Context: one part of a larger RNA
RNA sequence: GGCGCACGGUGGAUGCCUUGGUACCAGGAGCCGACGAAGGACGGGACAAACACCGAAAUGCUUCGGGGAGCCGUAAGUAGGCGUUGAUCCGAAGAUGUCCGAAUGGGGGAACCCACUGUCCGUUAUGGGACAGUACCGAUCACUGAAUACAUAGGUGGUCGGAGGUAGACCCGGGGAACUGAAACAUCUCAGUACCCGGAGGAGAGGAAAGCAAAUGCGAUUUCCCGAGUAGCGGCGAGCGAAACGGAACCAGCCCAAACCAGAGAGCUUGCUCUCUGGGGUUGUAGGACACUCCAUCGGAGUUACCAAGAGGGAGGAUAGGCGAAUCGGACUGGAACGUCCAGCCAGAGCAGGUAACAGCCCUGUAGCCGACAUCCUCCCUCCUCCGGAGUGGAUCCUGAGUACGGCGAAACACGAGAAAUUUCGUCGGAAUCCGGGAGGACCAUCUCCCAAGGCUAAAUACUCCCUGGUAACCGAUAGUGAACCAGUACCGUGAGGGAAAGGUGAAAAGCACCCCGGAAGGGGAGUGAAAGAGAACCUGAAACCGUGUGCCU
Numbered sequence: 001g002g003c004g005c006a007c008g009g010u011g012g013a014u015g016c017c018u019u020g021g022u023a024c025c026a027g028g029a030g031c032c033g034a035c036g037a038a039g040g041a042c043g044g045g046a047c048a049a050a051c052a053c054c055g056a057a058a059u060g061c062u063u064c065g066g067g068g069a070g071c072c073g074u075a076a077g078u079a080g081g082c083g084u085u086g087a088u089c090c091g092a093a094g095a096u097g098u099c100c101g102a103a104u105g106g107g108g109g110a111a112c113c114c115a116c117u118g119u120c121c122g123u124u125a126u127g128g129g130a131c132a133g134u135a136c137c138g139a140u141c142a143c144u145g146a147a148u149a150c151a152u153a154g155g156u157g158g159u160c161g162g163a164g165g166u167a168g169a170c171c172c173g174g175g176g177a178a179c180u181g182a183a184a185c186a187u188c189u190c191a192g193u194a195c196c197c198g199g200a201g202g203a204g205a206g207g208a209a210a211g212c213a214a215a216u217g218c219g220a221u222u223u224c225c226c227g228a229g230u231a232g233c234g235g236c237g238a239g240c241g242a243a244a245c246g247g248a249a250c251c252a253g254c255c256c257a258a259a260c261c262a263g264a265g266a267g268c269u270u271g272c273u274c275u276c277u278g279g280g281g282u283u284g285u286a287g288g289a290c291a292c293u294c295c296a297u298c299g300g301a302g303u304u305a306c307c308a309a310g311a312g313g314g315a316g317g318a319u320a321g322g323c324g325a326a327u328c329g330g331a332c333u334g335g336a337a338c339g340u341c342c343a344g345c346c347a348g349a350g351c352a353g354g355u356a357a358c359a360g361c362c363c364u365g366u367a368g369c370c371g372a373c374a375u376c377c378u379c380c381c382u383c384c385u386c387c388g389g390a391g392u393g394g395a396u397c398c399u400g401a402g403u404a405c406g407g408c409g410a411a412a413c414a415c416g417a418g419a420a421a422u423u424u425c426g427u428c429g430g431a432a433u434c435c436g437g438g439a440g441g442a443c444c445a446u447c448u449c450c451c452a453a454g455g456c457u458a459a460a461u462a463c464u465c466c467c468u469g470g471u472a473a474c475c476g477a478u479a480g481u482g483a484a485c486c487a488g489u490a491c492c493g494u495g496a497g498g499g500a501a502a503g504g505u506g507a508a509a510a511g512c513a514c515c516c517c518g519g520a521a522g523g524g525g526a527g528u529g530a531a532a533g534a535g536a537a538c539c540u541g542a543a544a545c546c547g548u549g550u551g552c553c554u
Base pairs, nucleotide, nucleotide: 001553002552003551004550005549006548007547008546009545015539016504017503020475021474022472023471024470025469026468027467028466029464030463031165032164039100040099041098042055043054044053046078047077050074051073052059061094062093063092064091065090066089070082071081072080105114106113107112115134116133117132118131119130120129121128136162137161138160139159140158141157142156143155144154170201171199172198173197174196175195181188185235211218212217222249223248224247225246232240233239253456254455255454256400260279261278262277263276264275265274266273267272268271284434286399287398288397289396290393291392292391293390294389295388299387300386301385302384310383311382312381313380314379315378316377317376318375319374321370322369323368327343329342330341331340332339344361345360346350352364353363354362405429406428407427408426409425410424411423412422415441436451437450438449439448440447491498492497511538514525515524516523517522
């Protein structure tokens, strides 16, 4: 030195565990903000660095309710207190709430600096101090008010609203790629995707036919199934890709503009025009105005649209809680009984968790039942509030105009200019007026369907930052969230940004008094404990790696 054997060290795999995650289900909730948000800075404790909680009224204040013996957070300790005159704790409603932050008196390198006005405190006086107000934009009202006479612009003030955040989700709109695919690439595709911007809500969008259709026609919208990878589109390549019908979910319909009438006001060419308010009216078998006739104060509706403001009562639910059965049975093992044997009991409760091993009957609970001063949600009732309907006539009037539509250029439609209808935009032209107009995929006729150029509208649909309860042939510490642990931390980066590692003594600290060696670290006894080869570098403790002893070989 090698090969074995024995015993160790190191190391932290493995096993077991779970406080944390993951994916879902049901119900709820789906916004917060100038009444100052989200998010922070700095402070507040007897001792107080951090986290948590709170805000100079600072580890808390008030009221109401719950609860019932302990309490002064994590978190031990010392000191000092509080509590059956009901504390701590839990719920509801309030108060306080420094400074920054939309940040809003002005400034500013966020958490800082400096003001003005009014009222007050204080000083002999100046300086100083307290409280409130003082940003901008929009709407509206009032008062003022130029060039310039009326006026207008402008100015000042009052009232109301906005601003910012977010849940990396869902929705609508305005913009809008490329890699890629086409086995290259340009039309095309990726894709109206990613991304940026604006806006909104608990949903959003859409929505009451100028629709679909072609039969005995249907009757707003939305979503799903089907139709169907069909009809089609397409360097007819790659690819893209409907709709109606049918079946379901859910169901809801309305309001203006105009004609006409009334009132008020303005203008001026004094008999018209315009504006505002109220009535009227809202459709395609055309309807309405207008004229005439008839029927009615019965009935209907209602807080999401349809017109609109509320009050009271009741029921249910949410936000604290309460009651809640049955072995302190015997024996054995053990450190410990929840185990085994024997003997019982409850069950509308044998879900689950804990307790020194595996507990229906030990504890918390579970089934079941009960409960709210206050705040909130839903539903119902009453009060209350609101509302006329039909017919005939066909002379006149009205029925959404720089609109529809056309040419040219684009875009959206599954549809790439195509035979290209339909919708939208730019530009240039530019109608009709019910004897009217649009559509039925060029266009024309017939026929059929519908009535544009104004608006509102629940439900069925999409999503989950969040709350409550629950589920899992989901993970179990290199897994599962990046994060089971004081993690978006430490650390890296000028910055945008990137981004860890790190769980386990024991049933209980009973966490080793005392003695010995040592400067200490550490160790040996003693003691605790079932175990210390569980001693905090703490469950188990693999391998690599490093040793000690010994056998054999060299």